Small-subunit ribosomal RNA, central domain from an uncultured prokaryote, 344 nucleotides, folded computationally.

Context: one part of a larger RNA
RNA sequence: CUGGGCGUAAAGAGUACGUAGGUGGUUAAAUCAGUCGGAUGUGAAAGCCCCAGGCUUAACCUGGGAACUGCAUUCGAUACUGCUUAACUAGAGUAUAACAGAGGAAUGUGGAAUUCCGGGUGUAGCGGUGAAAUGCGUAGAUAUCCGGAGGAACAUCAGUGGCGAAGGCGACAUUCUGGGCUAAUACUGACGCUGAGGUGCGAAAGCGUGGGGAGCAAACAGGAUUAGAUACCCUGGUAGUCCACGCCGUAAACGAUGUCAACUAGCCGUUGGGAGUUUUCUCAGUGGCGCAGCUAACGCGAUAAGUUCUCCGCCUGGGGAGUACGCCGGCAACGGUAAAACUC
Numbered sequence: 001c002u003g004g005g006c007g008u009a010a011a012g013a014g015u016a017c018g019u020a021g022g023u024g025g026u027u028a029a030a031u032c033a034g035u036c037g038g039a040u041g042u043g044a045a046a047g048c049c050c051c052a053g054g055c056u057u058a059a060c061c062u063g064g065g066a067a068c069u070g071c072a073u074u075c076g077a078u079a080c081u082g083c084u085u086a087a088c089u090a091g092a093g094u095a096u097a098a099c100a101g102a103g104g105a106a107u108g109u110g111g112a113a114u115u116c117c118g119g120g121u122g123u124a125g126c127g128g129u130g131a132a133a134u135g136c137g138u139a140g141a142u143a144u145c146c147g148g149a150g151g152a153a154c155a156u157c158a159g160u161g162g163c164g165a166a167g168g169c170g171a172c173a174u175u176c177u178g179g180g181c182u183a184a185u186a187c188u189g190a191c192g193c194u195g196a197g198g199u200g201c202g203a204a205a206g207c208g209u210g211g212g213g214a215g216c217a218a219a220c221a222g223g224a225u226u227a228g229a230u231a232c233c234c235u236g237g238u239a240g241u242c243c244a245c246g247c248c249g250u251a252a253a254c255g256a257u258g259u260c261a262a263c264u265a266g267c268c269g270u271u272g273g274g275a276g277u278u279u280u281c282u283c284a285g286u287g288g289c290g291c292a293g294c295u296a297a298c299g300c301g302a303u304a305a306g307u308u309c310u311c312c313g314c315c316u317g318g319g320g321a322g323u324a325c326g327c328c329g330g331c332a333a334c335g336g337u338a339a340a341a342c343u344c
Stems, first nucleotide, its partner, number of pairs: 003316004007298002012312001014201004021194003025088005031082001033081002035077008049065006091191001092188005097182001099180001103177007110154001115149007125136002162169002206247006215241002220236004258311001261308003266289010293300002317344003326337004
C1' cells in the first nucleotide's frame, strides 16, 4: 500500500454555498477510445517451475517444455462505459393559487416586576441563616399609598408544539426579506449529486471605539463555617451582561450518528396541507413502540445504526500532545496546521 473501520471502544469537519475533480436518468443512431477475442513480431541467455538424461547419489551439470501475466502492429466483437448527434420526461428547476410558522433585519409601541428618586401614612426594627454576624434603620428604615426616572427581560398562551443549514429564534404593530409545504395544470429538458482548495454564517466568554447600566454578577471587600477555608452560605460589589460598529472563530457547536438517492412488516400519537357527505385515503414534517435485519452488547429499527449507491472528511495502542518548532491568521487573548525523543 492492499485492508478494516468512524452512535457509546481511536475516528463525521460546527454549519452551509461553491471551484477543480469524482460521479450521474430514459430512447435511438453513429464511433470503437476504454473493454473483450484472434493473429504476427518481440518479451536475450542463465535462473524459478515441469519432464527426461549424465557424474555410485546429492549438490551440480545437460537437453526439451512451460512461463515471461508486458509492449507494438493488425483483423474482428459492440453488451457496458466514454465521445458525437437527435429526441424524451420519471430527477432537478420555473410560473400560477393557497397555507402554516419564536425564520432573518430595521423602526416604533405596551403592561407586570425589580431598583432608585420625591411626597403621604406610620414606628422600631428590617434583612439574612442550619444558627448567626457583617449590612440597612430614630438623620425615620422595613411595611403601605401616590407620583416620577431608567434599564433589562417578555408571565399566562406553551405543547417529546413550530421555524431555521447550523449557531439559534418567544410581548405587540408596521415595513423590508429568506426558506418550506400543498393542489392542479403549463413550461425548460439532465440543467443533477458530492465537493480537495476557497468563501459566507457561526452560542457563550473575550478584545477595540463610543454609548448605556435596573437587576444579576467573575475579580475584590467584609461576615460566617472550619484545624485551616484563598470555597460552598450571607452582606456588599467592579468588569461583564445591554446597544451601535469592528474583531475573535471556539463549545459535551451532540442525534457524541457527513451529504444525496433508492428499496425494505406493522401499531399508536402529534404539526401543517389536500381529497371525500362520513368511516377513511393521501403528501410533507415530528414523537413513542415494534417485525425482519443489523450490533460486542446497549440498542437502532422507513427520521436505520437494515439492504445498496455517489462523493467528501476522519481513525490506525496509552502517555508525551492537540504540545514543541516552523508557517498562516489575530490588536491581544489565542486559533489553525502539526511532530519527535523518551516511556509503558
Annotation
Model confidence (mean pLDDT): 90 of 100.